[in-house]
Context: one part of a larger RNA
RNA sequence: CCUGCACCUGGACAGAAAGACCCUAUGAAGCUUUACUGUUCCCAGGGAUUGGCUUUGGGGUUUUCCUGCGCAGCUUAGGUGGAAGGCGAAGAAGGCCUCCUUCCGGGGGGCCCGAGCCAUCAGUGAGAUACCACUCUGGAAGAGCUAGAAUUCUAACCUUGUGUCAGGACCUACGGGCGAAGGGACAGUCUCACGUAGACGGUUUCUAUGGGGCGUAGGCCUCCCAAAAGGUAACGGAGGCGUGUAAAGGUUUCCUCGGGCCGAACGGAGAUUGGCCCUCUAGUGCAAAGGCAGAAGGGAGCUUGACUGCAAGACCCACCGGUCGAGUGAUCCGACGGUGCCGAGUGGAAGGGCCGUCCCUCAACGGAUAAAAGUUACUCUAAGGAUAACAGGCUGAUCUUCCGCAAGAGCUCACAUCGACGGGAAGGUUGGGCACCUCGAUGUCGGCUCUUCGCCACCUAGGGCUGUAGUAUGUUCCAAGGUUGGGCUGUUCACCCAUUAAAGUGGUACGUGAGCUGGGUUCAGAACGUCGUGAGACAGUUCGGUCCAUAUCCGGUGUGGA
Numbered sequence: 001c002c003u004g005c006a007c008c009u010g011g012a013c014a015g016a017a018a019g020a021c022c023c024u025a026u027g028a029a030g031c032u033u034u035a036c037u038g039u040u041c042c043c044a045g046g047g048a049u050u051g052g053c054u055u056u057g058g059g060g061u062u063u064u065c066c067u068g069c070g071c072a073g074c075u076u077a078g079g080u081g082g083a084a085g086g087c088g089a090a091g092a093a094g095g096c097c098u099c100c101u102u103c104c105g106g107g108g109g110g111c112c113c114g115a116g117c118c119a120u121c122a123g124u125g126a127g128a129u130a131c132c133a134c135u136c137u138g139g140a141a142g143a144g145c146u147a148g149a150a151u152u153c154u155a156a157c158c159u160u161g162u163g164u165c166a167g168g169a170c171c172u173a174c175g176g177g178c179g180a181a182g183g184g185a186c187a188g189u190c191u192c193a194c195g196u197a198g199a200c201g202g203u204u205u206c207u208a209u210g211g212g213g214c215g216u217a218g219g220c221c222u223c224c225c226a227a228a229a230g231g232u233a234a235c236g237g238a239g240g241c242g243u244g245u246a247a248a249g250g251u252u253u254c255c256u257c258g259g260g261c262c263g264a265a266c267g268g269a270g271a272u273u274g275g276c277c278c279u280c281u282a283g284u285g286c287a288a289a290g291g292c293a294g295a296a297g298g299g300a301g302c303u304u305g306a307c308u309g310c311a312a313g314a315c316c317c318a319c320c321g322g323u324c325g326a327g328u329g330a331u332c333c334g335a336c337g338g339u340g341c342c343g344a345g346u347g348g349a350a351g352g353g354c355c356g357u358c359c360c361u362c363a364a365c366g367g368a369u370a371a372a373a374g375u376u377a378c379u380c381u382a383a384g385g386a387u388a389a390c391a392g393g394c395u396g397a398u399c400u401u402c403c404g405c406a407a408g409a410g411c412u413c414a415c416a417u418c419g420a421c422g423g424g425a426a427g428g429u430u431g432g433g434c435a436c437c438u439c440g441a442u443g444u445c446g447g448c449u450c451u452u453c454g455c456c457a458c459c460u461a462g463g464g465c466u467g468u469a470g471u472a473u474g475u476u477c478c479a480a481g482g483u484u485g486g487g488c489u490g491u492u493c494a495c496c497c498a499u500u501a502a503a504g505u506g507g508u509a510c511g512u513g514a515g516c517u518g519g520g521u522u523c524a525g526a527a528c529g530u531c532g533u534g535a536g537a538c539a540g541u542u543c544g545g546u547c548c549a550u551a552u553c554c555g556g557u558g559u560g561g562a
Base pairs, nucleotide, nucleotide: 002561003560004559005558006557007556008555010554011553012552015548022384024382025381027380028379029376030375031374032373035203036202037201038200039199042195045192046191047190048189049188051153052152054150055149056148058146059145061143062142063141064140065139066138068136075128078135079134080133081132082131085118086117087116094112095111096110097109098108099107100106101105157183158182159181160180163178164177165176206218207217208216215235219241220240221239222238223237224236242365243285249303250302251301252300253299254298255297258278259277260276261275262274263273264272283292284291286327313324314323315322316321334358335357336356337355338354339353341352342351391438392436393434394433395432399427400426401425402424403423408418409417445519446517447516448515450511452507453506454505455504458482459481462477463476464475465474484498485497486496487495525543526542527541528540529538530537531536
């Protein structure tokens, strides 16, 4: 070197299971609720089945009759019209009694009495309740209509039975007939509409995002980025808008702002005023940019051209469509005005079209619907290393170590020792950034076991310097042999005990689970605190919780053969 046997598991990102964590899907399902929209139960109503007689208080109509008071005025003038007479032995004026009303007046009834009473004339906005007609406010009586409330009746309807009958037995098994009793126009049933239970059903619950969530943003305008045409991204850097104005428009005409310095009563940093200087710093309805000094800024006069029509040009743009420098909203449905259009045989109409206008923080602003929130650790599916958590990789601001400069401390003296302010490297042990292999799986903390390596050296060995007398130190050079046992804690770490020459620091997929463990973290059960209406949630806590495997190859150990 070749080839066996028995073993061990470091590697084959070994095997097993289209990752359960994470994200995505206009995927699914379970559950919740003051998400949306429905359904059922339930409740209370109208109508039908459903009828009778009373009483009662409402509403409308109709007939008759009354009622009506500001001041002036013979007075209690409802309004309007006609009207010069009207009423009266069928009892006028007056007196007595009584009823209603009351502003002390009016109206009705009865008795006595017996012949007049009231208008037209003067005052009032309006003239006679002298008389007639219609009518208003409020009221009384009568008739009829209508809905209601309460009682009651029995005949619908309901309930009950050891009443009775049953024709060939029995019916004190259920039922049937006839009667009886109790309710009774209720109840029950049907139908119509209101309200109302996540009890039940169907669904929704946006996107961007240096993973997702939380936060923030989503349309339009100005500047920078933007690389001297235009255009140009980012959760890049700064700001504004969701209007306003009848003058802040038009025209004619006039003017110059602002600041500094020096003066002038009160008067001062600032009021009004004079001079000189700067020259656009002022102002522009509002952000910014670009502009604008006899104006685009500030006044005054007169006005409505903020009008009608023709129309060149320029610009954006996939399209729809626009624009002539933010102040906004497509389409559909609908409304209003107009119209010379269509009009289901014809004429009309209904309805529609066309023109104009209106109604959306449809602000997630090219707007899915008129109408929509959560939770899942009980979860599921499809995908993704297009995207997170472990590890690796890149980077090295953070971290560790070192170097160079040397202000200073060190009594004096920068460099025995320490070394500020700034500067330069190395390492790849921290915590980050990126998201490059891996989501058809690279098992995750700590411990046990067992390696191997670096040196930036804890101890030991050998040197240099010293602010090295000695002892003990300090600092530095060479050097990798060694570097404990316990207690509490899941702990790494930390703290403590006893030793030691010393109890170093790191790498090895934070070495090592096809070597072990499984205390922690990180499924399903349960509880506490807190949050949430709730389902549930919590780098909060607590108890419990399945760790598979016969080794093919490489590698390694032991032992053979040739």
Large-subunit ribosomal RNA, domain V from Euclidium syriacum, 562 nucleotides, folded computationally. NCBI's taxonomy places the organism under Eukaryota, Embryophyta, Magnoliopsida, Brassicales, Euclidium. The coordinates come from a structure-prediction model, not an experiment, and the mean pLDDT is 80. The RNAcentral record of the full RNA draws on SILVA.